[in-house]
RNA sequence: CCAGACGGUUGGACGGCCGCUGGCGAGCGUCAAACUUCGCUGGAGGAAAGUCCGGGCUCCACGGAAAUACGGUGCCGGCUAACGGCCGGCGGGGGCGACCCCAGGGACAGUGCCACAGAAAACAAACCGCCGGGGUUCUCCCCGGCAAGGGUGAAAUGGUGCGGUAAGAGCGCACCGCAACCCUGGUGACAGGGUUGGCAGGGUAAACCCCACCGGGAGCAAGACCGAAUAGGGGUGGCCAGCGCCGUGCCGUCAGGUAUGGGCGCGAGAGCAUUUCCGCUCCGCCACCCGGGUUGGUCGCGUCAGGUCCGCCGCAAGGCGGGCCGCAGAGGAAUGGCCGUCCAGCGCCCGGCAACGGGCGUGGACAGAACCCGGCUUACAGACCGUCUGGAACA
Numbered sequence: 001c002c003a004g005a006c007g008g009u010u011g012g013a014c015g016g017c018c019g020c021u022g023g024c025g026a027g028c029g030u031c032a033a034a035c036u037u038c039g040c041u042g043g044a045g046g047a048a049a050g051u052c053c054g055g056g057c058u059c060c061a062c063g064g065a066a067a068u069a070c071g072g073u074g075c076c077g078g079c080u081a082a083c084g085g086c087c088g089g090c091g092g093g094g095g096c097g098a099c100c101c102c103a104g105g106g107a108c109a110g111u112g113c114c115a116c117a118g119a120a121a122a123c124a125a126a127c128c129g130c131c132g133g134g135g136u137u138c139u140c141c142c143c144g145g146c147a148a149g150g151g152u153g154a155a156a157u158g159g160u161g162c163g164g165u166a167a168g169a170g171c172g173c174a175c176c177g178c179a180a181c182c183c184u185g186g187u188g189a190c191a192g193g194g195u196u197g198g199c200a201g202g203g204u205a206a207a208c209c210c211c212a213c214c215g216g217g218a219g220c221a222a223g224a225c226c227g228a229a230u231a232g233g234g235g236u237g238g239c240c241a242g243c244g245c246c247g248u249g250c251c252g253u254c255a256g257g258u259a260u261g262g263g264c265g266c267g268a269g270a271g272c273a274u275u276u277c278c279g280c281u282c283c284g285c286c287a288c289c290c291g292g293g294u295u296g297g298u299c300g301c302g303u304c305a306g307g308u309c310c311g312c313c314g315c316a317a318g319g320c321g322g323g324c325c326g327c328a329g330a331g332g333a334a335u336g337g338c339c340g341u342c343c344a345g346c347g348c349c350c351g352g353c354a355a356c357g358g359g360c361g362u363g364g365a366c367a368g369a370a371c372c373c374g375g376c377u378u379a380c381a382g383a384c385c386g387u388c389u390g391g392a393a394c395a
Base pairs, nucleotide, nucleotide: 001391002390003389004388005387006386007385008384009383010382012342013341014340015339016338017337018336020043021042022041023040024039025038026037027036045366049377050376052375053374054373055372056371057219058218059217060216062279063278064277065276066275067274068273070215071214072213073212074211075089076088077087078086079085090104091102092101093100094099105210106209110208111207112204113203114202127150128149129146130145131144132143133142134141135140158176159175160174161173162172163171177199178197179196180195181194182193183192184191185190223299224298225297226296233290234289235288236287237286238285239284242266243265244264245263246262247260248259249258250257251256269282270281271280304326306325307324308323309322310321311320312319313318343364345362346361347360348359349358350357351356
C1' cells in the first nucleotide's frame, strides 16, 4: 500500500426569527376555577419498525394432585426475572487464514420414503467385462468361477497398498476404519491411548414417530375510581323440573287438601381441552330474537430486572460494591417551520512533482414514542475508530 474478517461510535453543527407541549414559580382573573401573560427547565430511536419470543403489571370462580391431548425446546456447562436469548466449550462442515455456518437427543421401539438411471437401493445381484473348460473354429455359443477393473447414480455391502490366485475376493498382511473391553484426562459434551477380533446392517426424523424437559387464559381498547342515566324490560324454543320446610293464592266450619322457578336447605346440574380423586363457588341451565341506558372525567402513565463512572471477581456473558444522575408523557395525538453560515461525501476546473490549497456545482440514509422492560429479525446514504488475517514492496 492492496484485499479481507470481527467488534464499536456517530448518523450533521452553529446562529437568528416565529410557533407547540410537560413540569415548577409568579402575575391577571375568580367564591374557587377555566382562559390568559411572563420566567426557568425538560421534550422521539438504534432500530421507536415487525408483533416473532420471554417477562413485569392488570383482570378472570375456579384451585390442588395425576394421566391423556395440544403446543414449544432439543450436544455440554454457565449467565439471566425469564426465554426459542446471550457467553464459553465439544462435535460436524466451509475457508490459505483471521473467521463463519449447523432445526446438533434417538434409525436395534415401530411405520413410511429413496424418483429417474442402473444388473442391483435389503436380507441381494451381474450390464460391459476378467479367468478356466468345451463346441464351432472370421463371427459366436454353452458350462463353471469372479465382484478386483469399467459403467449408472446423491448413495452400491469398508478404503489404500503389498502378497496370493486360473482370474479374483479380508483370502492373508500393514496402515486407516468398525466392534467389544479396559486405562488416562475432563464437572461434562467428549478427547487420547492400549488389548483382542478379519470384522461393518445404507441414508432419511425442518417424514410420521419415540425419549427428555417446559407450558392456565385474556390483555393497557387490561383494569380501578368518580359522575350521570335507564326498563332488575319483553318474547320463542329446548333440557332439568326430585324431596322437605316457610310464605302466598284457591277450596274447606275445623282438621286438612291443592297450586306455586316467592324464600331457605339437600340433591341434580354448571364452573375456560378431556378423564379420575379431593376441595370450593353458583344454585335453575342453554340457544335465538326485539328493545332501553352509558359512550363524560380522573387514574393506570413512568423510580426502576433504571442509566452512567470507577474498583474488584470472572476467559466471557455477567456479578458485587461505591459515587453521581432522573433523561418525553400526548389523548386524534406535542417535540416544529423559515432564513443564513459552516461541515462530511461526490463531480468538474485551476495551481502544484507530490502532500495540499482555491473556485463552482451538488448534497446528508432508514425512519416517528402511546404501559414498560430483556431479546430476536428486518431497513439504513455517509463519516470515524480499534483488533486480527492474507498478499506485495522497502528497510